Model confidence (mean pLDDT): 77 of 100. This is a predicted complex of two RNAs, RNase P RNA and transfer RNA, with 445 nucleotides together.

RNA sequence: AGUCGGCCGGGCGGCCGCUGCCCGAUACGGGCGGAGGAAAGUCCGGGCUCCACGGAGACACGGUGCCGGAUAACGUCCGGCGGGGGCGACCCCAGGGAAAGUGCCACAGAGAAGAGACCGCCGCGGCUUCGGCCGCGGUAAGGGUGAAACGGUGCGGUAAGAGCGCACCGCGCCUCCGGCGACGGAGGCGGCACGGCAAACCCCACCGGGAGCAAAGCCGAAUAGGGAUGACGCGGGAAAGCUUUUCCCAGUCCGGUCUUCGGACCGUCAUCCGGGUAGGCUGCUCGAGGCGCCGGGUAACCGGCGUCCCAGAGGAAUGGCCGCCACGCGGGAGCAAUCCCGCCAUACAGAACCCGGCUUACAGGCCGGCU
RNA sequence: GCGCCCGUAGCUCAGUAGGAUAGAGCGGCGGUUUCCUAAACCGCAGGUCACAGGUUCGAAUCCUGUCGGGCGUA
Numbered sequence: 001a002g003u004c005g006g007c008c009g010g011g012c013g014g015c016c017g018c019u020g021c022c023c024g025a026u027a028c029g030g031g032c033g034g035a036g037g038a039a040a041g042u043c044c045g046g047g048c049u050c051c052a053c054g055g056a057g058a059c060a061c062g063g064u065g066c067c068g069g070a071u072a073a074c075g076u077c078c079g080g081c082g083g084g085g086g087c088g089a090c091c092c093c094a095g096g097g098a099a100a101g102u103g104c105c106a107c108a109g110a111g112a113a114g115a116g117a118c119c120g121c122c123g124c125g126g127c128u129u130c131g132g133c134c135g136c137g138g139u140a141a142g143g144g145u146g147a148a149a150c151g152g153u154g155c156g157g158u159a160a161g162a163g164c165g166c167a168c169c170g171c172g173c174c175u176c177c178g179g180c181g182a183c184g185g186a187g188g189c190g191g192c193a194c195g196g197c198a199a200a201c202c203c204c205a206c207c208g209g210g211a212g213c214a215a216a217g218c219c220g221a222a223u224a225g226g227g228a229u230g231a232c233g234c235g236g237g238a239a240a241g242c243u244u245u246u247c248c249c250a251g252u253c254c255g256g257u258c259u260u261c262g263g264a265c266c267g268u269c270a271u272c273c274g275g276g277u278a279g280g281c282u283g284c285u286c287g288a289g290g291c292g293c294c295g296g297g298u299a300a301c302c303g304g305c306g307u308c309c310c311a312g313a314g315g316a317a318u319g320g321c322c323g324c325c326a327c328g329c330g331g332g333a334g335c336a337a338u339c340c341c342g343c344c345a346u347a348c349a350g351a352a353c354c355c356g357g358c359u360u361a362c363a364g365g366c367c368g369g370c371u
Numbered sequence: 372g373c374g375c376c377c378g379u380a381g382c383u384c385a386g387u388a389g390g391a392u393a394g395a396g397c398g399g400c401g402g403u404u405u406c407c408u409a410a411a412c413c414g415c416a417g418g419u420c421a422c423a424g425g426u427u428c429g430a431a432u433c434c435u436g437u438c439g440g441g442c443g444u445a
Base pairs, nucleotide, nucleotide: 001371002370003369004368005367006366007365008364010325011324012323013322014321015320016319018034019033020032021031022030023029024028036348040359041358043357044356045355046354047353048212049211050210051209061208062207063206064205065204066080067079068078069077070076081095082093083092084091085090096203097202101201102200103197104196105195118143119142120139121138122137123136124135125134126133127132151169152168153167154166155165156164170192171190172189173188174187175186176185177184178183216282217281218280219279226273227272228271229270230269231268232267233266235249236248237247238246239245240244251265252264253263254262255261289308290307291306292305293304294303295302296301328343329342330341331340332339333338372444373443374442375441376440377439378438381397382396383395384394390428399415400414401413402412403411421437422436423435424434425433
C1' cells in the first nucleotide's frame, strides 16, 4: 500500500420521572427487570392460529436452477467444480437446455443463419490509343462493414484459392481411468455438420392449498334488534275538570258458512334465553434460547454436560439534568514520559406474536490472518 | 399487517414484446409584425428518463436492490 474475517458502538455515580412483575403497613413505600446489530425494508423461509380439502394426480400461475453437504425450512450458509478479473492475498458469476419449436439480431455491410461477392486475386474470350477496358466463369486467402461474417495458426497444394490434404489447438461423438458427483485426464474417430440472445416466448427438473396475532379463543354492559313463555287488547266514540276513571262499539286471517270456542298474525307489558358491539382477559413470551467446557466434522453445523432467565408496552414505557472518567480535536508547557486549559462530538436508528436468513443504513474505534 | 400501482423538460402527457438524434402541447427566451401590447408567424434553449448495480453488441423499456409518492382492504 492492499485484501479478508471478527468485535465494540460509551462507562461509573447522584437527582427527578415512565413502565412490567413481586413484597409489604396497598391513593404509598421498597426490591428486581426494562431496545438492536440492524428492533428498519417487509425480500425469502418456518413455527403458531383459523379456513378449505376423502386420497392421489393433472392443468394453470408463481418461484428456484453446476455438484455434494448443513438445516425445521429457505432464493440462506459451508465445501468443491467450471468460467471471468487481479502480479498476488483474494474477489465476482440468475452457472440447466440454443442438434424440441417459435421469435429477434437496428445502423452499416455483398451477406446476419443452410447466407453471400463491393474492392481484390485467377482463368478464358473479345477490343485496344498497349496504360488498360468489356463480357463469361472460378475463388473466398487479403481489404472493407459490423457487437457478431459459417472454425483458428502453420506447412503443403493450386491458375488463383479452399479442411482440398496434413500437424497442433478448438468443437462434436465413442471408449478407458480418477472422483459419491459437478467435472478432470488419456486414447481413438469425425473435416466441421452446431453464430449469439432463454434477466424473449418456451422446454426440462424441483418446490408451492389460502389467509394472517386487527390470526384465534374466552368473558361480556347500556341502547337497539331476535327468540321462548305468560298476561292483556291495541283502536274509535261519548260523559265528568286534564295524563285518570266509567260506559258503548270493536282489529286481520284460518277451522265450508253464522254464533260460541280454538289457533295464527299484530301490538303493549313482565320474566327468561341466545347472538353480537363497546370494553376486558388469554394468545404473550422458556425459545429450532444465551453463555462456558468437552467431543465429532476441512467447514457450515451437530452431540453431550454444566449454568443462566434476559422487555412484554399496547395510541403504545425504556427518558431528562448534573459531575467524573474514557475516546476525538485544538492550544500551551516539557528532550521525553506526561501535565494543564478549552471545545465540539458519540453515529444509524428505536421492540409491537415469535424464530432462521437476506438486503439496506451506520460518527468513531479495536483485534486477528494473509499478500 | 396484507395486496397493488406510479416516478420521462418548469407543468400536463406520449414513447414498453430493447435499436441508437427521447418527442408533443402549454410555458420560457430571441426575432418579424404593431405607435405599444395581445394574437399570429419564424427560430432557440431546456432531460443524468427517481437513484444504484446487473443482463445484452445495445436499456426510458428486461432483472435485482434502494428512495419518494399514491390507492385498496380488514

About this RNA:
It holds a member of the Rfam family "Bacterial RNase P class A". Rfam's curators write: Ribonuclease P (RNase P) is a ubiquitous endoribonuclease, found in archaea, bacteria and eukarya as well as chloroplasts and mitochondria. Its best characterised activity is the generation of mature 5'-ends of tRNAs by cleaving the 5'-leader elements of precursor-tRNAs.